Overview:
This is a predicted structure of a 72-nucleotide RNA (transfer RNA) from a Pseudomonadales bacterium. It matches the Rfam family "tRNA". Lineage of the source: Bacteria > Pseudomonadati > Pseudomonadota > Gammaproteobacteria > Pseudomonadales. The sequence is in RNAcentral, with records from ENA. The same sequence occurs in records of 3 taxa. The coordinates come from a structure-prediction model, not an experiment, and the mean pLDDT is 81.
[in-house]
RNA sequence: GGGCCUGUAGUCUAGCGGAUAGGACUCCGGGCUUCGGACCCGGCAACUUGAGUUCGAAUCUCAACAGGCCCG
Numbered sequence: 001g002g003g004c005c006u007g008u009a010g011u012c013u014a015g016c017g018g019a020u021a022g023g024a025c026u027c028c029g030g031g032c033u034u035c036g037g038a039c040c041c042g043g044c045a046a047c048u049u050g051a052g053u054u055c056g057a058a059u060c061u062c063a064a065c066a067g068g069c070c071c072g
Base pairs, nucleotide, nucleotide: 001071002070003069004068005067006066007065010025011024012023013022018055027043028042029041030040031039048064049063050062051061052060
């Protein structure tokens, strides 16, 4: 330099073009407990960036950025 793949909370992950973007762990609050852990209830937190297509984009297209693999 070229090709391919992947970008969703602090971490992991689901998501036919139409749902309040779902779940697990973590964290916070409460319950339970002598205290803690476990368990139960509740809560906070996310679509890499820009543009395009569309009535409507996490999803499709293009570019950029980041990561991975391969070739040279």